[in-house]
This is a predicted structure of a 60-nucleotide RNA (Fluoride riboswitch aptamer (crcB RNA motif)) from Anaerolinea thermolimosa. Of the family's consensus pairs, 100% are formed in the model. The coordinates come from a structure-prediction model, not an experiment, and the mean pLDDT is 81. The sequence was found by an Rfam model in a public genome assembly.
């Protein structure tokens, strides 16, 4: 010094927070679809529950 492996730990996973799970990464992982352009449409999850916020119906 470079490259690989293991173990600790951290981080990520299209818009927020928590828990559990499951994948990924180690400077990477990760950053959605359309397509009539400086235009459109989905969604708060990787997935599971719960809270925000947003929409739509209903009721009081």
């Nucleotide at each position: 010094u470079a490259u690989c492996a293991c173990c600790c730990u951290g981080g990520c996973g299209a818009u927020g927070a928590a828990g559990c799970u499951c994948g990924c990464c180690a400077u990477a992982a990760u950053u959605g679809u359309c397509c009539u352009c400086u235009g459109a449409c989905u969604g708060a999850u990787a997935g599971c529950u719960u809270c925000u916020a947003c929409u739509u119906u209903a009721u009081g």